[in-house]
RNA sequence: GGGCCGAUAGCUCAGUCGGACGAGCGCCGCAUUCGAAUUGCGGAGGUCUUGGGUUCGACGUCCACUGGGUCCA
Numbered sequence: 001g002g003g004c005c006g007a008u009a010g011c012u013c014a015g016u017c018g019g020a021c022g023a024g025c026g027c028c029g030c031a032u033u034c035g036a037a038u039u040g041c042g043g044a045g046g047u048c049u050u051g052g053g054u055u056c057g058a059c060g061u062c063c064a065c066u067g068g069g070u071c072c073a
Stems, first nucleotide, its partner, number of pairs: 001072005007066001010025004019056001027043005050064004
């Protein structure tokens, strides 16, 4: 320098055909316990890397940027 892959909650990851975002773990509260752990219930937490384009409408499409992984040189 070039090819490919992914960037979504604090972490690990889903998200179908474009109709507006979820799980597990973690965190907070309540119940349970003598007190904890466990378990159950509830809750908070999101500029979907960033900037543009397309569209009535974009996590998903197109272009570019940033930083990461991998391969080639």
Transfer RNA from a Chloroflexota bacterium, 73 nucleotides, folded computationally. The organism belongs to Chloroflexota, within Bacteria. The coordinates come from a structure-prediction model, not an experiment, and the mean pLDDT is 83.